[in-house]
Context: one part of a larger RNA
RNA sequence: GAUUGAACGCUGGCGGCAGGCCUAACACAUGCAAGUCGAACGGUAACAGCAGAGCUUGCUCUGGCUGACGAGUGGCGGACGGGUGAGUAACGCGUAGGAAUCUACCCAGUAGUGGGGGGCAACUUGGGGAAACUCAAGCUAAUACCGCAUACGCCCUACGGGGGAAAGCGCCUCUCCUUGGAAGCUCUUGCUGUUGGAUGAGCCUGCGUCGGAUUAGCUAGUUGGUAGGGUAAAGGCCUACCAAAGCGACGAUCCGGAGCUGGUGUGAGAGGAUGAUCAGCCCCACUGGAACUGAGACACGGUCCAGACUCCUACGGGAGGCAGCAGUGGGGAAUAUUGGACAAUGGGCGCAAGCCUGAUCCAGCCAUGCCGCGUGUGUGAAGAAGGCUCUAGGGUUGUAAAGCACUUUAAGUUGGGAGGAAAGGUUGAAGUUUAAUACGCUUUAGCUGUGACGUUACCAACAGAAUAAGCACCGGCUAACUCCGUGCCAGCAGCCGCGGUAAUACGGAGGGUGCAAGCGUUAAUC
Numbered sequence: 001g002a003u004u005g006a007a008c009g010c011u012g013g014c015g016g017c018a019g020g021c022c023u024a025a026c027a028c029a030u031g032c033a034a035g036u037c038g039a040a041c042g043g044u045a046a047c048a049g050c051a052g053a054g055c056u057u058g059c060u061c062u063g064g065c066u067g068a069c070g071a072g073u074g075g076c077g078g079a080c081g082g083g084u085g086a087g088u089a090a091c092g093c094g095u096a097g098g099a100a101u102c103u104a105c106c107c108a109g110u111a112g113u114g115g116g117g118g119g120c121a122a123c124u125u126g127g128g129g130a131a132a133c134u135c136a137a138g139c140u141a142a143u144a145c146c147g148c149a150u151a152c153g154c155c156c157u158a159c160g161g162g163g164g165a166a167a168g169c170g171c172c173u174c175u176c177c178u179u180g181g182a183a184g185c186u187c188u189u190g191c192u193g194u195u196g197g198a199u200g201a202g203c204c205u206g207c208g209u210c211g212g213a214u215u216a217g218c219u220a221g222u223u224g225g226u227a228g229g230g231u232a233a234a235g236g237c238c239u240a241c242c243a244a245a246g247c248g249a250c251g252a253u254c255c256g257g258a259g260c261u262g263g264u265g266u267g268a269g270a271g272g273a274u275g276a277u278c279a280g281c282c283c284c285a286c287u288g289g290a291a292c293u294g295a296g297a298c299a300c301g302g303u304c305c306a307g308a309c310u311c312c313u314a315c316g317g318g319a320g321g322c323a324g325c326a327g328u329g330g331g332g333a334a335u336a337u338u339g340g341a342c343a344a345u346g347g348g349c350g351c352a353a354g355c356c357u358g359a360u361c362c363a364g365c366c367a368u369g370c371c372g373c374g375u376g377u378g379u380g381a382a383g384a385a386g387g388c389u390c391u392a393g394g395g396u397u398g399u400a401a402a403g404c405a406c407u408u409u410a411a412g413u414u415g416g417g418a419g420g421a422a423a424g425g426u427u428g429a430a431g432u433u434u435a436a437u438a439c440g441c442u443u444u445a446g447c448u449g450u451g452a453c454g455u456u457a458c459c460a461a462c463a464g465a466a467u468a469a470g471c472a473c474c475g476g477c478u479a480a481c482u483c484c485g486u487g488c489c490a491g492c493a494g495c496c497g498c499g500g501u502a503a504u505a506c507g508g509a510g511g512g513u514g515c516a517a518g519c520g521u522u523a524a525u526c
Stems, first nucleotide, its partner, number of pairs: 001526004006522005013373006019366002021331001026329003030326003035076003040073002043069002047067003050063006083284001085282001092209007101201002106197008114148001116146002123138006154163003168189001170187001175182002210256003217247003222244008259281004263274002266271001286307005309320004337363001339362003345359001346357004376406004386397004410467001412462005420453001424448009470515005475496003481510005491498002
């Protein structure tokens, strides 16, 4: 000099864009943060409509009939998104390669989707318990579960053979019967087998990756082989047997401290320092361990066991996990609102409408930083008054003020006002599909229509200099000097050093210098 996730002191007008627990991975009150689908299913607790009945004429009852929908079965998603950096010196990360693998949803190809069965929730009844919850009996549906049939391709094979699937729902029209159901055709979407792709993930290897030798030897599944097991998959990954190896001064082992990287800051560079925000990877989810489900977890807001802590209890037993967003206590020099909205972007579910989304987009607080703007402009010498100083004449503050003439940015008040909006719905037309001028799909035109921010940005008008300057320094380094007070005292100080009676170095004043909504100090890095 540059820089900072900064803090402290004094001061503080506005806006834009960023950033904001670096400490206790300490403990957490409260609310919210993952649901959705009735176009899979049996149904009807609530709401609304409709129909019917009773009537006290505005109420009650009945009916899943319709819109819908509590609880339940079932599907998909809760493995993403969000947080933290405790652990980890490791194929963890970075980079370059590799072969023995899996991959839900998505895309493309191909072949199918036949015919049966038995249950379990919900519900009803009964029982236990303070509660959490739970037991027994009975009834029932499905895209839940299980056989049978079939098998292009698939899997196993001793090449003879053997094994293995599936599920329907919805919309529309026509036909039978015509209350309403049933069947068929067609369309959309599902389901099953298999092939390829895409995406994602698992595994292996070369090289790189902090300090300590006042850590020199370390290892027994240890190193390799054979056989078997296990896994989606190679492998001592595991087991039995056999051999005796493997690593190490090119630093093994041990100890300490640490998430890694793109980057960031500094520097001419080389380098040394660092890893906040943003992005990629990894790890963790009260502490330790374990598996289940699933395409994917050994799972932050799932399960089980143990432990510590907190809470409830009828003492028998139970409940909980903010390192999600806010917020509280505590720690600390120190770090924000228990805000708004799903309008946009993205995600989950759903045919869709839509629902959910503390992701996200916004707003609030903080000079924490960067950038921009303002606090007036011109004129004005009687060089006013006052202050300070003086050789008492003067000098300086100083065109500074006053006065005169103007301007109105920002703030204030009033009014207008984009863009972020694409969708979605509905009507019509054309094309496609089809038996079909239904439905559906594609394109297109008209109408309608969705904004948290928001009193938005921006524009115009109004009034009046009106509402807006401080901080540090002035001995040398280092830009800027005099007076008074003090008298080695009080004090200053980054280094040299000042202060013991004229201190440009302490304290105050006047003046000056430097930065400026900031300025200094402290801490840290180059």
The part of an RNA shown here (small-subunit ribosomal RNA, 5' domain) has 526 nucleotides and comes from an uncultured prokaryote. The full RNA is in RNAcentral, with records from ENA. Its mean pLDDT, the model's own confidence on a scale to 100, is 86. Its Rfam family is "Bacterial small subunit ribosomal RNA".